[in-house]
């Protein structure tokens, strides 16, 4: 110097939960707070999977002369999330073996 490894020593990150914005929502952001973590840094290529506001389809009720409307609900649905869910890609601190 690289690679494989993760005993040491310096650190580093921050789950649940709680508060305050965001936002339909899953979720993210900041603050506290530590359950873990040797990549628990970074990225949505691929699986995977969470949530469905818009959109589609049924449906119920309201009003109504008919019809078209409002509103509730149920299903499907990512182009929204999730790298603390795996795989991949980039980067990386020390160094006992």
């Nucleotide at each position: 110097a690289u690679a494989u490894u993760g005993a040491a020593a310096g650190g580093g990150c921050a789950a649940a939960c709680c508060u305050g914005c965001u936002g339909a929502a899953a979720a993210g952001c900041a603050g506290g707070g530590a359950c873990g973590c040797a990549a628990a840094g970074u990225c949505a290529g691929g699986a995977g999977u969470c949530u469905a506001a818009a959109a589609c389809a049924g449906u119920a009720a309201a009003a109504c002369a008919u019809g078209a409307u409002u509103u509730g609900c149920u299903g499907u649905c990512a182009g929204g999330g999730c790298g603390g869910u795996c795989c991949g890609a980039c980067u990386g601190c020390c160094a006992c073996a």
A computed fold for a 97-nucleotide RNA from Sinanaerobacter chloroacetimidivorans, annotated as c-di-GMP-I riboswitch aptamer. NCBI's taxonomy places the organism under Bacteria, Bacillati, Clostridia, Peptostreptococcales, Sinanaerobacter. Its mean pLDDT, the model's own confidence on a scale to 100, is 85. The sequence is in RNAcentral, with records from Rfam.